The prediction has a mean pLDDT of 82. This is a predicted structure of a 74-nucleotide RNA (transfer RNA) from a bacterium. It was read from a public genome assembly. Rfam family: tRNA. Rfam classes the family as a transfer RNA.
[in-house]
RNA sequence: GGCCCGUUCGUCUAGUGGCCUAGGACGCGAGGUUCUCAUCCUCGAAAUCAUCGGUUCAAAUCCGAUACGGGUCA
Numbered sequence: 001g002g003c004c005c006g007u008u009c010g011u012c013u014a015g016u017g018g019c020c021u022a023g024g025a026c027g028c029g030a031g032g033u034u035c036u037c038a039u040c041c042u043c044g045a046a047a048u049c050a051u052c053g054g055u056u057c058a059a060a061u062c063c064g065a066u067a068c069g070g071g072u073c074a
Stems, first nucleotide, its partner, number of pairs: 001073007010026004018057001028044005050066005
């Protein structure tokens, strides 16, 4: 340098055009339970989906460029 794959709450992840102003687990905060802690239960905050552009009535989702990471060929 060519080609291929990936990037979504703090972390891990679901999602394959409209039911997604994005769900779950762990973690975090509050409350309940407990003499206290842990466990358990309930509730809550937290991602405009790497960035920019395009297609579409409608994009996390399709297309392109860029950035970062990984694989492979030379």